[in-house]
RNA sequence: CGCCGAAUCCCGCCACGGUGGGAUCGGGGGAACCAAUGCUUCUGGGGCGAAACCACUCUGUGGUAGCGCAGGCUCCUUCCGCGCCAGCCCGUCAGCUAACCCCGUAGGCCUACGAAGGAGG
Numbered sequence: 001c002g003c004c005g006a007a008u009c010c011c012g013c014c015a016c017g018g019u020g021g022g023a024u025c026g027g028g029g030g031a032a033c034c035a036a037u038g039c040u041u042c043u044g045g046g047g048c049g050a051a052a053c054c055a056c057u058c059u060g061u062g063g064u065a066g067c068g069c070a071g072g073c074u075c076c077u078u079c080c081g082c083g084c085c086a087g088c089c090c091g092u093c094a095g096c097u098a099a100c101c102c103c104g105u106a107g108g109c110c111u112a113c114g115a116a117g118g119a120g121g
């Protein structure tokens, strides 16, 4: 330089250890209408995220779906190659949802795989 991701930028104060605000981007809650069709138990239910489902010789492997990848401006589609397919949170509670309300704005990575078509600039 570049990559995954919403995770970037600006301003103020300060005892210079820190701290506050705004914009941006991202997420959640929350009417009517619609949808659903009570409650309890049982094996509650829900959210962020690509990270779901099925099978097997079963804690691993495989398949399908999904996600990501720098070849030098960006975006879309396809083939091919490589990689991922986790983890965490809410706490008995939440369908959609205008107004409105709330939360986050982190962290982690590195030199290689090539090809076809289209759009914009």
Stems, first nucleotide, its partner, number of pairs: 002109003008023006025104005034095001044093001045090004052064005066084004073120007
Model confidence (mean pLDDT): 81 of 100. This is a predicted structure of a 121-nucleotide RNA (c-di-AMP riboswitch aptamer (ydaO/yuaA leader)) from a soil metagenome. Its Rfam family is "c-di-AMP riboswitch aptamer (ydaO/yuaA leader)". Gene Ontology terms of the family: cyclic-di-AMP binding and regulation of gene expression. RNAcentral holds the sequence, with entries from MGnify.